[in-house]
RNA sequence: UCGCUCCCUGCGGGAGAGUCCAUCCAUCGGGAUGGCGCCGAAGGCGCAACCGCCCCGGAAACGCUCAGGCCCACGGACCGCAGGAAGGAC
Numbered sequence: 001u002c003g004c005u006c007c008c009u010g011c012g013g014g015a016g017a018g019u020c021c022a023u024c025c026a027u028c029g030g031g032a033u034g035g036c037g038c039c040g041a042a043g044g045c046g047c048a049a050c051c052g053c054c055c056c057g058g059a060a061a062c063g064c065u066c067a068g069g070c071c072c073a074c075g076g077a078c079c080g081c082a083g084g085a086a087g088g089a090c
Base pairs, nucleotide, nucleotide: 001089002088004087005086007084008083009082010081011080012079013078018036020035021034022033023032024031025030037070038069039068043066044064045063046062050058051057052056
């Protein structure tokens, strides 16, 4: 110095699926519990293409739904921009 990798922070974008039924509370909005039905892009788990230092290990946006979610809000994998730190390359 870098249009490199990982992590952290800030900003922006960011989907899906019942604001269903019953009971109770209530200081309007709503909340709690139970039931059935659903969603998957926090997390977790599983198989595996593939990859590696090939003993073994790392592995998905695929699958499972334990958790989470199903008006809004919050959250949200991932993407973009900026900054910080570590490593790497020159």
The RNA shown here (Glycine riboswitch aptamer) has 90 nucleotides and comes from an uncultured Caulobacterales bacterium. It matches the Rfam family "Glycine riboswitch aptamer". A reference for the family is Mandal et al. (2004), "A glycine-dependent riboswitch that uses cooperative binding to control gene expression", Science.